[in-house]
Context: one part of a larger RNA
RNA sequence: GCCUACGAGUUGCAUCAUGCGGGCGAGGUUAAGCGCCUCAGGCGCGGAGCCGGAGCGAGAGCGAGUCCUAAUAGGGCGGAAGAGUCAGCAUGAGCAGACGCGAAACCUAGUGAUCUACCCUUGUCCAGGCUGAAGGGGCCGUAACAGGCUCUGGAGGGCCGAACCAGUUUCCGUUGAAAAGGGCUUGGAUGAGAUGAGGGUAGGAGUGAAAGGCCAAUCAAACUGGGAGAUAGCUCGUACUCCCCGAAAUGUCUUUAGGGACAGCCUCACACGUGCGUGCAUCAGGUAGAGCUACUGAUGGGAAGCGAGGGCUUCGCCGCCUGUCAAUUCCCGACAAACUCCGAAUGGGUGUACGUCAGAGUGUGGGAGUGAGUCAUUGGGUGCUAAUAUCCAGUGGCAAAAGGGUAAGAGCCCAGACCUACGGCCAAGGCCCCCAAGAGCAGUUUAAGUUGAGACAGAACGAAGUCACACCGCAUAGACAGCUAGGAUGUUAGCUUGGAAGCAGCUAUUCAUUCAAAGAGUGCGUAACAGCUCACUAGUCGAGCGGUGAGGCGUGGAUGAUGAACGGGCAUAAGACUGCCGCCGAAGCCGAGGGCGCGGAGCGAUCCGCGCGGUAGGGGAGCAUUGAUGCCGCGCAGAAGAUGUACCGUGAGGUAUGUUGGAGCGGCAUGAAAAGAAAAUGUAGGC
Numbered sequence: 001g002c003c004u005a006c007g008a009g010u011u012g013c014a015u016c017a018u019g020c021g022g023g024c025g026a027g028g029u030u031a032a033g034c035g036c037c038u039c040a041g042g043c044g045c046g047g048a049g050c051c052g053g054a055g056c057g058a059g060a061g062c063g064a065g066u067c068c069u070a071a072u073a074g075g076g077c078g079g080a081a082g083a084g085u086c087a088g089c090a091u092g093a094g095c096a097g098a099c100g101c102g103a104a105a106c107c108u109a110g111u112g113a114u115c116u117a118c119c120c121u122u123g124u125c126c127a128g129g130c131u132g133a134a135g136g137g138g139c140c141g142u143a144a145c146a147g148g149c150u151c152u153g154g155a156g157g158g159c160c161g162a163a164c165c166a167g168u169u170u171c172c173g174u175u176g177a178a179a180a181g182g183g184c185u186u187g188g189a190u191g192a193g194a195u196g197a198g199g200g201u202a203g204g205a206g207u208g209a210a211a212g213g214c215c216a217a218u219c220a221a222a223c224u225g226g227g228a229g230a231u232a233g234c235u236c237g238u239a240c241u242c243c244c245c246g247a248a249a250u251g252u253c254u255u256u257a258g259g260g261a262c263a264g265c266c267u268c269a270c271a272c273g274u275g276c277g278u279g280c281a282u283c284a285g286g287u288a289g290a291g292c293u294a295c296u297g298a299u300g301g302g303a304a305g306c307g308a309g310g311g312c313u314u315c316g317c318c319g320c321c322u323g324u325c326a327a328u329u330c331c332c333g334a335c336a337a338a339c340u341c342c343g344a345a346u347g348g349g350u351g352u353a354c355g356u357c358a359g360a361g362u363g364u365g366g367g368a369g370u371g372a373g374u375c376a377u378u379g380g381g382u383g384c385u386a387a388u389a390u391c392c393a394g395u396g397g398c399a400a401a402a403g404g405g406u407a408a409g410a411g412c413c414c415a416g417a418c419c420u421a422c423g424g425c426c427a428a429g430g431c432c433c434c435c436a437a438g439a440g441c442a443g444u445u446u447a448a449g450u451u452g453a454g455a456c457a458g459a460a461c462g463a464a465g466u467c468a469c470a471c472c473g474c475a476u477a478g479a480c481a482g483c484u485a486g487g488a489u490g491u492u493a494g495c496u497u498g499g500a501a502g503c504a505g506c507u508a509u510u511c512a513u514u515c516a517a518a519g520a521g522u523g524c525g526u527a528a529c530a531g532c533u534c535a536c537u538a539g540u541c542g543a544g545c546g547g548u549g550a551g552g553c554g555u556g557g558a559u560g561a562u563g564a565a566c567g568g569g570c571a572u573a574a575g576a577c578u579g580c581c582g583c584c585g586a587a588g589c590c591g592a593g594g595g596c597g598c599g600g601a602g603c604g605a606u607c608c609g610c611g612c613g614g615u616a617g618g619g620g621a622g623c624a625u626u627g628a629u630g631c632c633g634c635g636c637a638g639a640a641g642a643u644g645u646a647c648c649g650u651g652a653g654g655u656a657u658g659u660u661g662g663a664g665c666g667g668c669a670u671g672a673a674a675a676g677a678a679a680a681u682g683u684a685g686g687c
Base pairs, nucleotide, nucleotide: 001687002686003685004684005683006682011096012095013094015093016092017091018090019089020088022086023085024084027051028050029049033045034044035043036042037041055062056061065077066076067075068074099237100236102234106227107226108225109224110223111222117201118200119199120198121197122196123195124194125193126191128160129159130158131156135152136151137150138149139148140147164188165187166186170183171182172181203219206214207213240622241621242620243619244618245617250263251262252261253260254259264370265369266367267366268365269364270363271362272361275356276355277354278353279352280351281350282349283348289342290340291339296336297335300332301331302330303329304328307325308324309322310321311320312319373398374397375396376395377394378393379392380391381390382389403414404413405412418594419593420592423590424589425588429584430583431582432569433568434567438581440580441579442578443577444576445575451571452570461556462555465553466552467551469549470548471547472546473545474544482540483539484538485537486536488513489512490511493507494506495505519534523532524531595612596611597610598609599608600607601606623676625673626672628670629669630668631667632666633665634664641660642659643658644657645656646655647654648653
């Protein structure tokens, strides 16, 4: 892992609530107990008690009333219309282990020191080698000591190193040879040493050279039985079918936040007769916008300028001035969630008309689930006008929604799947091939493979890319570009300067002359001149040229880590823009057949209309299994079971029959459950 078996909403109660069908009914009903019988039971007796039939008051008590009170006042609760009760069943609740499995733990009574810790008693063990303390002898030495040398001696948690004990490093081992080992290596090895046997200390206790270590492969409180099915707002699991409806992830409160209570939203029953949409009428409002000499506040520029500061003046009072600040007023401009002289749209309330007759609405009661949401879009707060961010509000999705599109993809676009079919039409999106349908038509545009939708990237900014447009100039009295020629004179303007001559710099009514035209000079150049060139003019040529603005498509800007950002092939259209025709395309819609639910009509057969995605969840109808009771059947001429085949039923399932098997089994009705397995790291067995 698979197979087989087992495996989870049960049972009890004189409990409570609601519903259903039933008995009796102003009543209903017995409990214990007793009697009888055909004895897990039935029939009868039993009226104690309980519920209902009357309430009010704390109560005495009174009573259709009563209580408060002095009250016949007032008020509170009642009365009038009235149905209950008993058992059964269903659903929910309560109390019980209460759907099943699961703690970490707590308490209680015991069992453990054959492992291990420490202690007690009594034994045992430590090859061999080294070192050579104290003490002692002898000799030397001293006044005597001291001291020296030498021999002796044999001390030591001494040294080296086996047994023994330990466990340093590394390799192997890791479903091991082993639930801690093996190899190499290493520490201690006369000591606080090792070890045998016997004994002692026990669970909040022991023991501990102390690591929370050890106390029988278990230790921050051992193990075994019991309380015990502890508790688990937590996790997991919870078993047949079909039909109808179908949520929530919000509000308030919560030692509350992954749990609850009440409300909201779902469902079922009953009752009521509304609800929704649109138009019209009417009502409330202070948002968007706008505005501000309409307030509050903020605010840029200008003018006038109270007042202040500064300067001048003065003995002082005056006075004069101002590169400063500035109340206030005026002009221009402009801002605000907590500003408003104004002020929509949409939305909301009420009334009414019309439409709608719907799984619209309201009330009462039974049953829930939900109370982690999430994305898109619109209006906002927080944030960085960051986030698949976060917090609100409106809407739509997903959640609980399949199908088509988007290459792929919960939340985007299209569209809501009862079933059947090799029918038709469309949506989004597509129509060169992959790939269903146009290499469609007409007109533009792009040369960048730009692009082949979408930040699945591209901005500020830059550029005689190219296309079409508008405006302003020049132009056959000849423009623009090119070419030929001229481009002069006073004068080297003046100043400055070493020099300054158009061209270092400064100044200037930069003037005047000759001219077709020519600056007191546009750039290069020289030390300064010179030289080249331009403006300007003529000639040549012969038709457009120059500038500005705005637009379309393209271009640079454009750098990332495995090799890749049209889905691929590829495409100059099969790209982009505009218009048009056709086609494809879904579980949408239509047509055909069938099934089911609800409503309406009808005595009915039936007809008409609407509907049938679905998680949590509510409601309804069934299938199968086991045994029970009654009735009816089958079976050695072959029961159950097993294994094939065919048929029937929407399905759970059922029927027939072949083979196998070898002794029991079924149908109908009723009533009852140890009543359905794929999951629980489920339990046991098998492989």
Source information:
Large-subunit ribosomal RNA, domain II from Bacteroidales bacterium UBA7258, 687 nucleotides, folded computationally. The sequence was found in a public genome assembly. Taxonomically the source falls in Bacteroidales (Bacteria, Pseudomonadati, Bacteroidota, Bacteroidia).